[in-house]
Context: one part of a larger RNA
């Protein structure tokens, strides 16, 4: 700008380098050459540089977590504190590289260039009218941003003065320095708590038994209960709790 709003577009412009090399097999022992050598378009496949993206797998973290151990402290068990997280083995998520994915083609119009036709000039000429090609360059295309694009756009839908529709406030995150984005707000799965899944460790504590040694008290340690324990920033299901009520 426009009644006023919610949504959903167009694309005037405008940003980007989003992409650059190289090799292998084919083509092909082909063209070409006496010979010796020896291409090249296309096609297929793969390195590397760049460039966006993402975390299935591989690795790094990983001061949530699980364990195993020393010194001490808590009178002893157990449980724990403190030594860089004491210190080591391991690691879910999330970030994340050293991993994973994607970085084709095509089309217009030219440049230097090559060219038909073809006069000025009865010839011959690529020009002079007029036509056809030809570049990693331009322009589309692709990937953003984009009606303050003042010529201020369009299209569906709602409202008509407390309606509609925002906003304060609550519960959160795909978001995030505050703002602002987004998802919700009992007509609810937004968080949290719960169940189960799933995953981390790596098999608690007690009690039983066995036990080197030891006269004997005790006994390091091992074996069963025991895929235990314990822990989860993940996923599903459930309204238990909290998004409550009323106002502006």
């Nucleotide at each position: 700008u426009u009644c006023u709003g919610u949504g959903u577009c167009u694309g005037a412009g405008u940003g980007g380098a989003a992409g650059g090399a190289u090799g292998a097999u084919u083509g092909a022992g082909u063209a070409c050459g006496a010979a010796a050598g020896g291409a090249a378009c296309g096609a297929u496949c793969a390195u590397u540089c760049g460039a966006g993206g993402c975390c299935u797998c591989u690795g790094g973290u990983g001061u949530a977590c699980c364990a195993g151990u020393u010194a001490u402290c808590u009178g002893a068990c157990a449980a724990g504190g403190u030594a860089c997280u004491g210190c080591u083995g391991g690691g879910c998520a999330g970030c994340u590289a050293c991993g994973c994915c994607u970085u084709a083609a095509g089309g217009g119009a030219u440049a230097a260039g090559a060219u038909c036709u073809g006069a000025a000039a009865g010839c011959a000429u690529c020009u002079a009218a007029g036509a056809u090609c030809g570049a990693a360059g331009c322009c589309c295309c692709c990937c953003g941003c984009g009606a303050a694009a003042c010529g201020a756009g369009a299209c569906a839908c709602a409202g008509u003065u407390u309606a509609a529709g925002g906003c304060u406030c609550c519960u959160c995150g795909u978001a995030a320095a505050u703002g602002a984005c987004g998802a919700g707000g009992u007509c609810g799965a937004u968080a949290g708590a719960a169940a189960c899944g799933g995953g981390g460790u790596g098999u608690a504590a007690g009690u039983a038994c066995c036990a080197a040694g030891g006269c004997a008290a005790c006994g390091a340690g091992g074996u069963a209960u025991u895929c235990a324990g314990c822990c989860c920033g993940c996923g599903u299901u459930u309204a238990c709790u909290a998004a409550u009520a009323a106002a502006g």
Source information
A computed fold for a 248-nucleotide part of an RNA from archaeon CG07_land_8_20_14_0_80_38_8, annotated as large-subunit ribosomal RNA, domain VI. Model confidence (mean pLDDT): 84 of 100. Rfam family: Archaeal large subunit ribosomal RNA. The family is grouped with related families in Rfam's "LSU clan".